[in-house]
RNA sequence: AACGAACGCUGGCGGCGUGCUUAACACAUGCAAGUCGAACGCGAAAGGGACUUCGGUCCUGAGUAGAGUGGCGCACGGGUGAGUAACGCGUAGAUAAUCUGUCCUUGUGUCUGGAAUAAUACGUCGAAAGGUGUACUAAUACCGGAUAUUCUUGCUUUUCAUACGAUAGGUAAGCAAAGGUGGCCUCUGACAUAAGCUACUGCAUGGGGAGGAGUCUGCGUACCAUUAGCUAGUAGGUGGGGUAAAGGCCUACCUAGGCUUCGAUGGUUAACGGGUCUGAGAGGAUGAUCCGUCACACUGGCACCGGAACACGGGCCAGACUCCUACGGGAGGCAGCAGUGAGGAAUAUUGCGCAAUGGGGGCAACCCUGACGCAGCGACGCCGCGUGAGUGAGGAAGGCCUUCGGGUCGUAAAGCUCUGUCAAAGGGAAAGAAGUGCAUGGUGGUUAAUACCCAUCAUGUUUGACGGUACCCUUAAAGGAAGCACCGGCUAACUCCGUGCCAGCAGCCGCGGUAAUACGGAGGGUGCAAGCGUUGUUCGGAAUCACUGGGCGUAAAGGGCGCGUAGGCGGUUUGAUAAGUCAGAUGUGAAAGCCCACGGCUUAACCGUGGAAGUGCAUUUGAUACUGUCAGACUUGAGUACCAGAGGGGAAAGUGGAAUUCCCGGUGUAGAGGUGAAAUUCGUAGAUAUCGGGAGGAAUACCGGUGGCGAAGGCGACUUUCUGGCUGGAUACUGACGCUGAGGCGCGAAAGCGUGGGGAGCAAACAGGAUUAGAUACCCUGGUAGUCCACGCUGUAAACGAUGUCAACUAGAUGUAGGGGGUGUUGAUCCCUUCUGUGUCGCAGCUAACGCAUUAAGUUGACCGCCUGGGGAGUACGGUCGCAAGAUUAAAACUCAAAGGAAUUGACGGGGGCCCGCACAAGCGGUGGAGUAUGUGGUUUAAUUCGAUGCAACGCGAAGAACCUUACCUGGUCUUGACAUCCCAGAGAUCCCUUGGAAACUUGGGAGUGCUUCCAUUAGGAAGAAUCUGGAGACAGGUGCUGCAUGGCUGUCGUCAGCUCGUGUCGUGAGAUGUUGGGUUAAGUCCCGCAACGAGCGCAACCCUUGUCCCUGGUUGCCAGCAGUAAGAUGGGAACUCCAGGGAGACUGCCGGUGAUAAACCGGAGGAAGGUGGGGAUGACGUCAAGUCAUCAUGGCCCUUAUGGCCAGGGCCACACACGUGCUACAAUGGGCGGUACAAAGGGUUGCCAACCCGCGAGGGGGAGCCAAUCCCAAAAAGCCGCUCGUAGUCCGGAUUGGAGUCUGCAACCCGACUCCAUGAAGUCGGAAUCGCUAGUAAUCGCGAAUCAGCACUGUCGCGGUGAAUACGUUCCCGGGCCUUGUACACACCGCCCGUCACACCAUGGGAGUUGGCGGCACCAGAAGCGGGUAGCCUAACCUUCGGGAGGGCGCUUGCCACGGUGUGGUCAAUGACUGGGGUG
Repeated sequence: AACGAACGCUGGCGGCGUGCUUAACACAUGCAAGUCGAACGCGAAAGGGACUUCGGUCCUGAGUAGAGUGGCGCACGGGUGAGUAACGCGUAGAUAAUCUGUCCUUGUGUCUGGAAUAAUACGUCGAAAGGUGUACUAAUACCGGAUAUUCUUGCUUUUCAUACGAUAGGUAAGCAAAGGUGGCCUCUGACAUAAGCUACUGCAUGGGGAGGAGUCUGCGUACCAUUAGCUAGUAGGUGGGGUAAAGGCCUACCUAGGCUUCGAUGGUUAACGGGUCUGAGAGGAUGAUCCGUCACACUGGCACCGGAACACGGGCCAGACUCCUACGGGAGGCAGCAGUGAGGAAUAUUGCGCAAUGGGGGCAACCCUGACGCAGCGACGCCGCGUGAGUGAGGAAGGCCUUCGGGUCGUAAAGCUCUGUCAAAGGGAAAGAAGUGCAUGGUGGUUAAUACCCAUCAUGUUUGACGGUACCCUUAAAGGAAGCACCGGCUAACUCCGUGCCAGCAGCCGCGGUAAUACGGAGGGUGCAAGCGUUGUUCGGAAUCACUGGGCGUAAAGGGCGCGUAGGCGGUUUGAUAAGUCAGAUGUGAAAGCCCACGGCUUAACCGUGGAAGUGCAUUUGAUACUGUCAGACUUGAGUACCAGAGGGGAAAGUGGAAUUCCCGGUGUAGAGGUGAAAUUCGUAGAUAUCGGGAGGAAUACCGGUGGCGAAGGCGACUUUCUGGCUGGAUACUGACGCUGAGGCGCGAAAGCGUGGGGAGCAAACAGGAUUAGAUACCCUGGUAGUCCACGCUGUAAACGAUGUCAACUAGAUGUAGGGGGUGUUGAUCCCUUCUGUGUCGCAGCUAACGCAUUAAGUUGACCGCCUGGGGAGUACGGUCGCAAGAUUAAAACUCAAAGGAAUUGACGGGGGCCCGCACAAGCGGUGGAGUAUGUGGUUUAAUUCGAUGCAACGCGAAGAACCUUACCUGGUCUUGACAUCCCAGAGAUCCCUUGGAAACUUGGGAGUGCUUCCAUUAGGAAGAAUCUGGAGACAGGUGCUGCAUGGCUGUCGUCAGCUCGUGUCGUGAGAUGUUGGGUUAAGUCCCGCAACGAGCGCAACCCUUGUCCCUGGUUGCCAGCAGUAAGAUGGGAACUCCAGGGAGACUGCCGGUGAUAAACCGGAGGAAGGUGGGGAUGACGUCAAGUCAUCAUGGCCCUUAUGGCCAGGGCCACACACGUGCUACAAUGGGCGGUACAAAGGGUUGCCAACCCGCGAGGGGGAGCCAAUCCCAAAAAGCCGCUCGUAGUCCGGAUUGGAGUCUGCAACCCGACUCCAUGAAGUCGGAAUCGCUAGUAAUCGCGAAUCAGCACUGUCGCGGUGAAUACGUUCCCGGGCCUUGUACACACCGCCCGUCACACCAUGGGAGUUGGCGGCACCAGAAGCGGGUAGCCUAACCUUCGGGAGGGCGCUUGCCACGGUGUGGUCAAUGACUGGGGUG
């Protein structure tokens, strides 16, 4: 895009079309083929009238109805598509191999006789359908005779042709007929009829024509080769028969042929064509309606009649089915039009009419016609029209959305002004009609005729189913007339609500797990519109079977290799021919349809007229380049001869040496062997080792090489024999002899099989030992088939260059193997050139890329093989081959939306290279064991609030849970609320006392009258701000949920050196380059190189601190010198320290070496400091849906007398247990006691708190000083000097517990810290494992601060004191960076993924069998019919000698034959216990 469609929702009108695609299933009922009295003989009745003796008769109806004889028609028209793969159809021809009723035309004739029969009547049989006997009768029915042709047949002649024939003659024989109607009297005859004449018509027989039919032929006409052989009337001939007609069409005989890989035979499917749909076309699909052909008519067979049938509405027989029956027997055939049932997703009225067109009969009138013309039903299709038009903004109400401002439906509606198509009602009103007949008049023909008849003209009259329809007018009225699908992308169209991987959607991709433009609804929008969607089917897109117009190295695809048959293709040249080819002409290519033009319906659809086209076929005339064919020639393709050459080419026979093993002997002694390490194993019965001798089998070291040979498989010691191919050279010869190659034939690794040998080594299976969780493996010790030989089979491999063979052409460079030629040389070597083979690199070109590139995967030609998504499956079945194993050929159901190639970026690797890091190593000290503190898990609980969970949660949020905090639990309470804004009313800021209660809350009382503004003389009043109380609602409130909706902040990789961009270039592209490479660095730091050149974020530097010096300043800090003190206390000083401002200094700057002359590195000098001086702050692009909704903010959801608020008490502190992080220890480098020395950095007014006094002490009293370089906390501790303890559960260790206290606080019970006295647990250095640290570091020692009433603090963050050891080095562990490599990974190795087993479902193979269909062969059988025969019976026409005969019929018989039956094997399908694999989950 289309449809004979169906289904869903919806539906106003008209026109034109169209309508059982399924059951060729079965059919009730009606109709669909009759007509002719001008072929013929008969011939009613009802009704009416007259008469009547009432029984009837006559007339009319009426020669009507009716049947019969006869003629023509029924073979047309109409239906259907079952069969048919075929001369069935299409196209072009042939018929010299034929027929043809009716029709047209043109001749001739139509003479004379005869015998029957139906109807009818009377009998008779039968239920019926029907039959039968006797008697009568007519014809255009039937029969005899005559005549007759250019008729038929035989013979013969002429001309033409060559196949039998045609044409024109001659001759012999043979074959006809039917009359009817109207009219007339001219001839005959005459009462009339008849005869005759005449017109028309019919009949017979010839010729011609038109139309029709039969037969034959070339070409075309579906699929399967898992159908490869078929065929006995088969193929042909001769004779005969038969037919309208050729012919094995039939028959007898003879011959043995015929068809077939260019697809016979068999199977499956199917009516064919014009056309139709689609497509740019070529094609593909299709064969409704209309037209042409064929076939069929319940199924099968058969003939009859006829011009034509083997006959849809004819016959006979058989069968199935249905109906009637008196059970004896009969009837029927809608695939005609309607209609019914059934089937189905599905397809109409038992309508009107012959008015038109056409057909049959008839002289005609006319009759018949379900052909046809119309109407009805169906949106089934195409086409047209309408459902209103204009105006109308308060942008109404309402809906929906909203950022709450508004937006949108929307000029849409309402309102106002109009119009009148369609529908409705009323009125008017066509065309389709031409004729024919009749009447009147005229003309012409015929004739004796002015008659009849025929033809024709004019006038009048007669015919319409549709239908009072089309069309026109009038009336009223916007009144009666819009839906369907879609809105994630493809694909035009977006929001809200509901739902929450549910319900559902889905053409593909895919949506849905709480913010769904994808589900459902709504609003809005988009598309089409009386339709819109869905489903189905066909073509297109699909170059996705590729003729136009594809491919095969790696995506599917080159046969394992050769030889060669058919076939295909084929070098140069001459001539001929004209088959292919090209051109012209002629015929045909039906009509309709398509296309074009014009025209008719108001338009269109539709229809009419004309044209064009119809790519085809046939005939014919030309052309001759190319192809073919024939004939001739040529040498370059191909081949032969000659000379030379290389070679693991093949086959056979023979001969070596090395080595392994075994045997014998000698020497010799305890091991050997084997492995990662071992063991099994061998060995004191003498191994291994070593020497000598022997046996036997297999393989051939070095040479040896991308070297050689071969078609491939493959071939490797040497010699001989036989033998194939190849290369080079120069001449001669043949003269296209060539290339490819379906089938076919041969060769064909390894393994395997058969028979017979052989067997050293090796070695499937097997055994043992190891390894391992296991180890039916890898490793080891053994070991059989086999490996070897001969003969035979198998016929496959990643049989690979994953690249078929042959030929030609198309830059080069450089190796190598074998020949030839040349320059030069004495020669060798070298160099140049050429042919053949074999490699590497590389241009053009090709390729998806990788890559290929004169050995093509380039450009061409020839031929063969093969491919068409993945799986199922190279499987099943069938066939062929094989001894078997198996090979070969080779599907389908079902299932998936992918499978695959090449390349890219990452990630990963028990890949590689380089490098780094307290990563390992080297060290020091810990953790893991104990007690305890603290956090977590778990458990418990009314609650033990919540979060954090590998590193990167766990002394984390928490820099401080007794109440508070607090979010949790129990109980008591409040409901506009503890807090914010707005409104109303009242009070009056406020303070004190008091009742109940655990408190929140509540009851009562007292004191008091504030502030600002206005009015006002005052008294006072009014208003306002702030505050309180009460009330109403908007709202507050939520540590409720979602960190996977978010912002912000943070952790981590990681202070790792990386991450990117612009432009350019390369690539089809993803991307690459830059950023890689050579060096170097802590560093993508720097240098050099480079299709890159630059730049950004990171690194570094800039910042802070610390280390040195200088300058300035000198209090609260300092004190060298001066004075001076208990004391830098004071005077004084400004040098020093220190403080805090500003500067200087370090930059690989200098020297030497290394390096590439670079960057840089190494060493040195100087310097307080040296190569980043130490430390800090600083954290690229990003990763982890990392953490946090409980800091805060925030979308959505949820709660609203509660999930909000207040209060008391409890809990967060529980405790069989497990883990993390700490502290204290286990002691003598120590503990205890006494004495004594030296810091830094902080904090302090709700504070730090001195001196002094009291207390053993915590502390109390006290109060000076200090808002701090001034005073206080404040004692630094380890250290040092002494004394003691002596290796012990201790003078170590301090847990736990008892008692007594202090302090803070409303309050220390749950649940604080501290002090004193007493108690004195575990623990004697810690398993596997594991952590930190590279220098002022580890270790060790104390000090301070934040939070804070107090406190868990042993935590955290800071400060200083004392102060080490070690680093060979980068193999390994962990993490990271760069380059490279492989990848089937990309939520990226915590990836991906294979097979069994278990379960469910699906399709399928096998299967003892069972059932059915189909056709084959053999046989039986034999209805009807036709042909043959004929003893019986019957018999009108003709003949007869009258006896009969001829002829015919019946019967009987025989041949062929349908249905049916039996047997047998074949094939297809269904089904089957069980079973095999496959697919999906």
Molecule: small-subunit ribosomal RNA
Organism: uncultured bacterium